[in-house]
Molecule: small-subunit ribosomal RNA
Organism: metagenome
RNA sequence: AGAGUUUGAUCCUGGCUCAGAACGAACGCUGGCGGCGUGCUUAACACAUGCAUUCGAACGAGGUUCCUUCGGGGACUUAGUGGCGCACGGGUGAGUAAUGCAUAGGAACGUGCCUAAUGGUGGGGAAUAACUAAGGGAAACUUUAGCUAAUACCGCAUGAAAUCGCGAGAUCAAAGGGGGCCUAUCCUUGGAAGCUCCCGCCAUUAGAGCGGCCUAUGUCCUAUUAGCUAGUUGGUAGGGUAAAGGCCUACCAAGGCAAUGAUGGGUAACUGGUCUGAGAGGAUGAUCAGUCACACUGGAACUGAGACACGGUCCAGACUCCUACGGGAGGCAGCAGUGGGGAAUCUUGCACAAUGGGCGAAAGCCUGAUGCAGCAACGCCGCGUGGGUGAGGACGGCCUUCGGGUUGUAAAGCCCUUUUCGGUAGGGAAGAAGGGUCGUAUGGUAAAUAAUCAUGCGAUUUGACGGUACCUAAAGAAGAAGCACCGGCUAAUCUCGUGCCAGCAGCCGCGGUAAUACGAGAGGUGCAAGCGUUGUUCGGAAUGACUGGGCGUAAAGCGCACGUAGGCGGAUUCGCAAGUAGGAUGUGAAAGCCCCAGGCUCAACCUGGGAAUGGCACCCUAAACUACGGAUCUUGAAUGCUCGAGAGGUUGGUGGAAUUCCAGGUGUAGGAGUGAAAUCCGUAGAUAUCUGGAGGAAUAUCGGAGGCGAAGGCGGCCAACUGGUGAUGCAUUGACGCUAAGGUGCGAAAGCGUGGGGAGCAAACAGGAUUAGAUACCCUGUUAGUCCACGCCGUAAACUAUGGAUACUAGGUGUUUGGGACAUUAACCUCCUGAGUACCAGAGCUAACGCGUUCAGUAUCCCGCCUGGGGAGUACGGUCGCAAGGCUAAAACUCAAAGGAAUUGACGGGGGCCCGCACAAGCGGUGGAGUAUGUGGUUUAAUUCGAAGCAACGCGCAGAACCUUACCUACCCUUAACAUCCCACGACAACUACAGAGAUGUAGCUUUCCCUUCGGGGACGUGGAGAUAGGUGCUGCAUGGCUGUCGUCAGCUCGUGUCGUAAGAUGUCCGGUUAAGUCCGAUAACGAGCGCAACCCUUGUCCUUAGUUACCAGCAUUAAGUUGGGGACUCUGAGGAGACUGCCGGUGUUAAACCGGAGGAAGGCGGGGAUGACGUCAAGUCCUCAUGGCCCUUACGGGUAGGGCUACACACGUACUACAAUGGCAGAAACAAACCGUUGCGAAACCGUAAGGUGGAGCUAAUCGGUAAAACACUGUCUCAGUCCGGAUUGGGGUCUGCAACUCGACCCCAUGAAGCUGGAAUCGCUAGUAAUCGCUGAUCAGCAAGCAGCGGUGAAUACGUUCCCGGGCCUUGUACACACCGCCCGUCACACCACGAAAGUGGUCAUAACCAGAAGCAGAUGAGCUAACCGCAAGGAGGCAGUCUACCAAGGUUGUGGCCGCGAUUGGGGUGAAGUCGUAACAAGGUA
Repeated sequence: AGAGUUUGAUCCUGGCUCAGAACGAACGCUGGCGGCGUGCUUAACACAUGCAUUCGAACGAGGUUCCUUCGGGGACUUAGUGGCGCACGGGUGAGUAAUGCAUAGGAACGUGCCUAAUGGUGGGGAAUAACUAAGGGAAACUUUAGCUAAUACCGCAUGAAAUCGCGAGAUCAAAGGGGGCCUAUCCUUGGAAGCUCCCGCCAUUAGAGCGGCCUAUGUCCUAUUAGCUAGUUGGUAGGGUAAAGGCCUACCAAGGCAAUGAUGGGUAACUGGUCUGAGAGGAUGAUCAGUCACACUGGAACUGAGACACGGUCCAGACUCCUACGGGAGGCAGCAGUGGGGAAUCUUGCACAAUGGGCGAAAGCCUGAUGCAGCAACGCCGCGUGGGUGAGGACGGCCUUCGGGUUGUAAAGCCCUUUUCGGUAGGGAAGAAGGGUCGUAUGGUAAAUAAUCAUGCGAUUUGACGGUACCUAAAGAAGAAGCACCGGCUAAUCUCGUGCCAGCAGCCGCGGUAAUACGAGAGGUGCAAGCGUUGUUCGGAAUGACUGGGCGUAAAGCGCACGUAGGCGGAUUCGCAAGUAGGAUGUGAAAGCCCCAGGCUCAACCUGGGAAUGGCACCCUAAACUACGGAUCUUGAAUGCUCGAGAGGUUGGUGGAAUUCCAGGUGUAGGAGUGAAAUCCGUAGAUAUCUGGAGGAAUAUCGGAGGCGAAGGCGGCCAACUGGUGAUGCAUUGACGCUAAGGUGCGAAAGCGUGGGGAGCAAACAGGAUUAGAUACCCUGUUAGUCCACGCCGUAAACUAUGGAUACUAGGUGUUUGGGACAUUAACCUCCUGAGUACCAGAGCUAACGCGUUCAGUAUCCCGCCUGGGGAGUACGGUCGCAAGGCUAAAACUCAAAGGAAUUGACGGGGGCCCGCACAAGCGGUGGAGUAUGUGGUUUAAUUCGAAGCAACGCGCAGAACCUUACCUACCCUUAACAUCCCACGACAACUACAGAGAUGUAGCUUUCCCUUCGGGGACGUGGAGAUAGGUGCUGCAUGGCUGUCGUCAGCUCGUGUCGUAAGAUGUCCGGUUAAGUCCGAUAACGAGCGCAACCCUUGUCCUUAGUUACCAGCAUUAAGUUGGGGACUCUGAGGAGACUGCCGGUGUUAAACCGGAGGAAGGCGGGGAUGACGUCAAGUCCUCAUGGCCCUUACGGGUAGGGCUACACACGUACUACAAUGGCAGAAACAAACCGUUGCGAAACCGUAAGGUGGAGCUAAUCGGUAAAACACUGUCUCAGUCCGGAUUGGGGUCUGCAACUCGACCCCAUGAAGCUGGAAUCGCUAGUAAUCGCUGAUCAGCAAGCAGCGGUGAAUACGUUCCCGGGCCUUGUACACACCGCCCGUCACACCACGAAAGUGGUCAUAACCAGAAGCAGAUGAGCUAACCGCAAGGAGGCAGUCUACCAAGGUUGUGGCCGCGAUUGGGGUGAAGUCGUAACAAGGUA
């Protein structure tokens, strides 16, 4: 510090996800030790059991015990009275949004214990518990009578101080206890008074610490909570309190709070801190520390210095327990512990040794505070599980290309170590300081060597942890490693299993037979006594942006204006000092973080010091800036005077054109409408045309990228009223300004209400068409509406998708409207300067597109708005509206995208240009018939398999009777029919017989392999064992190779450069031209490659050369180029020439090129062939071959026989033959090319009607043979018929090949003589030696050709042209497509699931109002009953108590209101789901933009 994920790719926007750190955690697997920490986050749920005060030096009494001189004394202890404490410590976080907390201040207070100081502590009295006695009760407890003490209680005295009062003056207190002594008094052992010391007590002052109160600032979410408040706000008086105060009461006033968010609702203890982060922030508030609140729930007071009190009281309620049913008891949110809840959180431990607390004079006692131990890897930190050496790189495992690699120096082995932890044995701390006692010394008080206090020294005594930390010794590598991951992000890969199954997954996504993603193994990577997962927080996220974002098109500028609050604001000067800046002071607890040092062996941890603590408060200083106050200014703003343009607005009037209607005239059969029609109008007279009239709406031309207005919007002409705006110059005011939350007004169209109006147009509706349907598009009608007046509505793609204001920052061009200058008769022209409006472009900005002085640039101010897509601008609530509906505005749930701009393709029922037998123009076919052949289908034991639009279907098959053959049936073989290796034996083979369908089996007969170093080796055969063979079995979607197709179409790319953030572009586009990306010109491109063309073959002309088997002009010769001869010709072979737009003219850019011509055998590529760019179709082929993987192995391999591939209702493709006279038949008679032949071609001759047979010459081929070419031409006949056409089919007889023609060959002869008379819709081929037509040959092949591949013969017609169909190329355009239009995609319906809304109602909870009620308690009243202290001689009084009543008030009750939550028959839309149904709305002009 970033990364993954939207796309074919790119940039951007934007969400989702990951890597980090952390935790009071939990879960899974695993687990050696120690140190230090931490441990109910849930039920503030309920709790069994144990534990959680003291003082005898305040008091009386009792008990136990010791001593005794029996008088008594001492020690210990218990209940009670009394004192202090119980308000601390410990727990919890329910409540609380301020009565709290944090920070900084303040004034009107209190204070036990403590410190300091002053003054006192005199003299009396009356009770009461304990106890005793008598009762009640189950118990808890309690009643009556009686006795007694005090530091318990009550008076009196005194009064320094204190309180009250102006003052005189008035008022107010106490308690004693312990130790020692005998110095003056008394009795005198010794005591008493007394003295002294100590601890107390009372009053007062001051302090410290603690506490109460007040103020300011800060302190979560919600406006779908906007108004709240009656003791409410203030005052006066009084009360009350420790104390200010509506804290309370009476009276008076009517205030107080609130958009800077009152009130209400929800949630929550707050802070130091903790986690995270670079920081700013965000989240959090366990442990530790400060504060607050609470103690079963609610209420209340008492006591006290302090409480409205966790282990106190009273009352009410719920719950639990005891009960003798009468009544009682209780409160673990103390420490342990139990149940429950929960994913989840410990021992009913030891000790007061230390620290601290309470009481006590002290010893001491108490202390579940605390110190320790126990349990838990819950966290942090540290240590260990050994170290070195060791290659035959062992065995084993895994993989393998079979060579090896890896596990791996890892192990074993050898040599060490025993440090550390664990086990054994021995030693063994610190933590202990004090305090007590004894002894002693000094000092204080004192009369004192008593006593007591202080200080010092010596001795003695105190350890839960714990025989722990630590130290030592011996032994022995000995006892000690797991978890997650390995597709990318993200470090780390192979094999097997599985086969969209099982499963994984944080995101993207893996899995459908070769899974680095599932499961396992091996190996590796990471961390390590832990490792992963889950959850939560921060980070990354600049994804709420203060630091630090945006709003033209991605989400986002309110439709527009006016204006309130608020925010911001021109120039000069003076003052002030609020902000601001500097300095200083106080505070900012400790702990923590950070730095330094120290202590545990280190670290964690702990100790000490420092720094820091951004803050707040107070004081001093400065005066630039802001604020504030004073004074001044004119440039912002405004006003006046002068002038200007304009569909600016409102009202009234008025004109012409046109449509329609009405009346009349002329006139006759149509009109209207459409792609075409029909509905419709018209013989009752339409349309057309003329005249007149009515009525409503809108204002042609001018008219414009023009003008005006804030926007919506505004258009004939005239008038009235009126708003805004611009220019010039002068004058005036003197910052009066900008923006604008709420608010107010305006606001197209449609719509609503009332009343008018209604020509045209026209939702709805009706009819006609179209269509599969057509509730649409088209047509004919037509109603609301459109128009006017008044009133609502308040929305639009209300758009410049661009808020307003100000300033600044290159230009150019047009246009509207002002002002000025020069010049001028004038109109122009030129220039300058304002205000608008529009285009182009620079810098700059922008993701790009684009914007660009009218900014989307550079800046400032103010407002509005945005934060992934969907759900949804929806629900609920509120508010506005007559309604329709508007404004405000969520959530659950769901997805990993949604989106912007641009790029390359592809596509378009987009455009332009061009080409092609693409259409057109022609010729001939197919589709109809019969047959052949292939395919589908069906059949079958099998009808083997493949090929499937073009680009499968006379295709693989250049030839299925057996074989082929892969299929079926039956019978056989199992290391095999075939290859290699090993062992043994042997020649092998052939032949004969028998069985069998044959393979095969059995028997017989015959049979001397080759080489040799003499050991043996080799070939072949038989037998045996195992490695292996074999497979036309599967996968062409694992592959190679080969092939088809677009397409012989003209394209496809690269290097460098340049442009662009990039994908990419440029080049390759543009203007011409070409068959061509062919060439030329132009050009940020310049070059190059694969294609095109050319080079190759063939054909067309000529030349040279060579002439046998070819040829024959002349010579000779023959039946015959037969022979001699010739080398001229033809021909053959080889080698050359020739054609290049080279020449001429024209056109064209002086180009490329095109057109025409000459010459030439051939002319513009001469004809034909071979040759097939980058790629596309997961095109075809595993059955040509090769090959990965999978599968079979007495069979899915191998052999044999027979059958099948040849089936047949039918459908399709491709052919052949025909339907006839351009013909058939018969007769006679011409002219080719190419090719083939020794297992062959086979002549002559003879035989047969023929197929063919006999025959065998010749030929290894320019020699011989196949070989006859046929159509054509000639002669004759047939004369339009199902025929002398046509030949299918069938019967009979043959020939040939072959082991064999039954299934199932070809051919011949005789006989038979079917359909068919030119073929519907539709469709194919062909542009010249082509189509058409005619025959010939070859491959395959024993035989079989209508197929295929070739060859020649005869030999046409037509092409105006590119509108249309199909295919293709280039440029351009749109796109929501990229699996690329066979694309994408929308809505209803049906089904399943999910969350949500409405809903008659129903349940709960909270708040609130009124009323009833009124426990305990405090206060007040009363107090006839009761009454010790004081007064009084007494009666009695004062005072007090019980009781009763009143006010306040908790629970409770009744009635009502409101909010929230849950359930709810039914219902509504929404979301998600596999390949459901119906259509096709959108994306291209998406077929109606």